[in-house]
Context: one part of a larger RNA
RNA sequence: UGACGGGGGCCCGCACAAGCGGUGGAGCAUGUGGCUUAAUUCGAUGCAACGCGAAGAACCUUACCAAGGCUUGACAUAAUGGGAUAACCCGGGAGAAAUCUCGGGGAUUGCCUUCGGGUGUAACCAUUACAGGUGCUGCAUGGCUGUCGUCAGCUCGUGUCGUGAGAUGUUGGGUUAAGUCCCGCAACGAGCGCAACCCCUAUGAAUUGUUGCCACCUGCGUCUUGAACGCAGAGCCCUCAAUUCAGACUGCCCUGAUCAACGGGGAGGAAGGUGGGGAUGACGUCAAGUCCGUAUGGCCUUUAUGCCUUGGGCUGCACACGUGCUACAAUGGUCGGUACAGAAGGAAGCAAACCCGCGAGGGGGAGCAAAUCCCCAAAACCGACCUCAGUUCGGAUUGGAGUCUGCAACUCGACUCCAUGAAGUUGGAAUCGCUAGUAAAGGCGUAUCAGCUACGACGCCUUGAAUACGUUCCCGGGCCUUGUACA
Numbered sequence: 001u002g003a004c005g006g007g008g009g010c011c012c013g014c015a016c017a018a019g020c021g022g023u024g025g026a027g028c029a030u031g032u033g034g035c036u037u038a039a040u041u042c043g044a045u046g047c048a049a050c051g052c053g054a055a056g057a058a059c060c061u062u063a064c065c066a067a068g069g070c071u072u073g074a075c076a077u078a079a080u081g082g083g084a085u086a087a088c089c090c091g092g093g094a095g096a097a098a099u100c101u102c103g104g105g106g107a108u109u110g111c112c113u114u115c116g117g118g119u120g121u122a123a124c125c126a127u128u129a130c131a132g133g134u135g136c137u138g139c140a141u142g143g144c145u146g147u148c149g150u151c152a153g154c155u156c157g158u159g160u161c162g163u164g165a166g167a168u169g170u171u172g173g174g175u176u177a178a179g180u181c182c183c184g185c186a187a188c189g190a191g192c193g194c195a196a197c198c199c200c201u202a203u204g205a206a207u208u209g210u211u212g213c214c215a216c217c218u219g220c221g222u223c224u225u226g227a228a229c230g231c232a233g234a235g236c237c238c239u240c241a242a243u244u245c246a247g248a249c250u251g252c253c254c255u256g257a258u259c260a261a262c263g264g265g266g267a268g269g270a271a272g273g274u275g276g277g278g279a280u281g282a283c284g285u286c287a288a289g290u291c292c293g294u295a296u297g298g299c300c301u302u303u304a305u306g307c308c309u310u311g312g313g314c315u316g317c318a319c320a321c322g323u324g325c326u327a328c329a330a331u332g333g334u335c336g337g338u339a340c341a342g343a344a345g346g347a348a349g350c351a352a353a354c355c356c357g358c359g360a361g362g363g364g365g366a367g368c369a370a371a372u373c374c375c376c377a378a379a380a381c382c383g384a385c386c387u388c389a390g391u392u393c394g395g396a397u398u399g400g401a402g403u404c405u406g407c408a409a410c411u412c413g414a415c416u417c418c419a420u421g422a423a424g425u426u427g428g429a430a431u432c433g434c435u436a437g438u439a440a441a442g443g444c445g446u447a448u449c450a451g452c453u454a455c456g457a458c459g460c461c462u463u464g465a466a467u468a469c470g471u472u473c474c475c476g477g478g479c480c481u482u483g484u485a486c487a
Base pairs, nucleotide, nucleotide: 001487002486003484004483005482007481008480009479010478011477012476013475015471016470019434020433021432022431023430026326027325028324029323030322031321032320033319034317035316042053043052064312065311066310067309068308069307070306073130077129078128079127080126081125082124088105089104090103091102092101093100094099110119111118112117132301133300135299136298137297141295143290144289145288146286148284153192154191155190156189157188158187159168160167161166172183173182174181198278199277200276201275203246204245205244206243207242208241209240212236213235217233218232219231220230221229222228223226249272252266253265254264255263256262328427332386333385334384335383336382337381345374346373349368350367354363355362356361393424398419399418400417401416402415403414404413440463441462442461443460444459445458446457
């Protein structure tokens, strides 16, 4: 100087407390451990691994296993020798395919030529350098990432102090979300962080109105003759879209305070003291993670640890754990009726009307490279039934019949219909999230993608709470101080 303490002081954080909803019990989904296996590819392992890499394992992917094949190789460059039988198309045979083999078509070259050929090349063949490796080492590395932590810290120059390591500044008194600011001070300044500058959102104005909008106005049509509805025109009031501005700064008032920073209250205002959200992650820590994204040193391999193919496996199942979904019901279930979004996406695509089917879906194909067309809610609300039951709750499991994608759904896809109708009556010890448009509840969209294991991930809107006395305690963190046989 640090680190540590079941030392002290001060202060923060959904850290506790106060609340709301979960997990832990059930069934299923998914990941992991374990076991099994020819293989169940590899990595990730307290927080910070375990719906993680994987934004899609039937083949492919694929790295694993078995079998069948290849050896200058699936791919690149170059050298030497040979070299016109190219590419491409069609067909036969062997085979699981890869591949091997046979035949036909097709015709593309330069130079010289005595028209016999010679010579040089492309593909190809042989040989050689080499290719290749998701083989090892993340404890050789780059790059990227997680974490403490969006915590308020981490340092430097000069000066001063100290023999020196170092100290000071950065400590102290206040204050703040903040090393934020004020005051003081052997310090005076500065840098990386904080904040601000950036984006979205909440209010208004100006401009622009098409594909957006429809208040006023005009015309036409319909009938139920109305303050009606529809169409067209006209228009840009409103909504909305998109650009540029305005607006919030403790600016104003009162009050507390060192009359400083700042705190408390109020006015005006759409918004008030960081308005809400995002992006943004200091010096460093964990030899943290990644050689299987890519790059890369070294090592290893080279008729194999490389490459091709078929099939299998990654989906196995006494069990254990994590993360989720669905429930156990009446604030509910079923049936009928009837409203209201946002954000995305669409050409090998999104697909309307209409028809068929109980349905998944099929037929159909208007319109749309989209503010134009398409894809577009559910809970809610209104009415009826159920009346507390393992039920009209719950939907696992199983049988049957189908649909769709795709060479192909046996291992191993999703969905539909009929039948079946398991566990489960609110969950032990323990444990998680959340402070407001949040939690909880409800649905919708997108990426990946032929299809899908999505109940995942990332977004979007709709409905919309309760509680916070307080900081004694648990956990994590910051500053000062103290002890130490630790570095």